RNA sequence: UUCGAUAAGGGCAAACCCGUUGAAAGACGGGAACGCAAAGUCAUGGGUCUAAAGUCAUGCCAAACAUGACCAAGAUAGCCAGACUGCCGAAG
Numbered sequence: 001u002u003c004g005a006u007a008a009g010g011g012c013a014a015a016c017c018c019g020u021u022g023a024a025a026g027a028c029g030g031g032a033a034c035g036c037a038a039a040g041u042c043a044u045g046g047g048u049c050u051a052a053a054g055u056c057a058u059g060c061c062a063a064a065c066a067u068g069a070c071c072a073a074g075a076u077a078g079c080c081a082g083a084c085u086g087c088c089g090a091a092g
Stems, first nucleotide, its partner, number of pairs: 001091004011036002016031006034078001040084003044081003047076004054070006
């Protein structure tokens, strides 16, 4: 530097269930394992999800309210790329 195979010590932990939290997406803790060689860290670009606030449209004489679209903002690193760091082993 490239790679992850039969090894060793191990590591992480999806769905689902319980509790807490949040408007929601989701997050955190416990149980549980579908998977993972960066499933370690970072929301920089794209994607996806939510959207209490806001804008617009429609309904209504109007307001309130409801529905829809967009969106401030938020979430996702176990969607993809990128950055930084790193264990063991193999090959060069």
The prediction has a mean pLDDT of 85.
This is a predicted structure of a 92-nucleotide RNA (c-di-GMP-I-GGC riboswitch aptamer) from an Anaerolineae bacterium.
It matches the Rfam family "c-di-GMP-I-GGC riboswitch aptamer". Its family is annotated with cyclic-di-GMP binding in the Gene Ontology.
Of the family's consensus pairs, 91% are formed in the model.
The source organism's lineage runs through Bacteria, Bacillati, Chloroflexota and Anaerolineae.